RNA sequence: CGCUUAUCCAGAAAGGCGGAGGGACUGGCCCUGCGAAGCCUUGGCAACCGUCCGGUGGGCAACCAUCGGGUAGGUGCUAAAUCCAGCCCACCAUCCCGGUGGGAGAGAUGAGCC
Numbered sequence: 001c002g003c004u005u006a007u008c009c010a011g012a013a014a015g016g017c018g019g020a021g022g023g024a025c026u027g028g029c030c031c032u033g034c035g036a037a038g039c040c041u042u043g044g045c046a047a048c049c050g051u052c053c054g055g056u057g058g059g060c061a062a063c064c065a066u067c068g069g070g071u072a073g074g075u076g077c078u079a080a081a082u083c084c085a086g087c088c089c090a091c092c093a094u095c096c097c098g099g100u101g102g103g104a105g106a107g108a109u110g111a112g113c114c
Stems, first nucleotide, its partner, number of pairs: 002113007013042005021031003025086004043078003048074002050071009082106001087103006
């Protein structure tokens, strides 16, 4: 990089270096010299994995599945819903612009696999 799968309307910032971009892409709309990206430090958020406890089911057992709770060890995250929309469908409204809901796609993160 690729494949599978789960989640994505909650939550959480200060300092130093740096010096103009950033929010994946496109459009919109935002953030930004009252300091962007990036790097570093210190904090914080969070239960995906791990770990611990308990319930239930299976199993002779080891253990497995599932549910609930605790815990920051491994990741992750720390403007705005993944910032909104993009493709399809349904409904509503309609002169036009549109609105609501569902699904897909794309993306991000975890876990597993190659």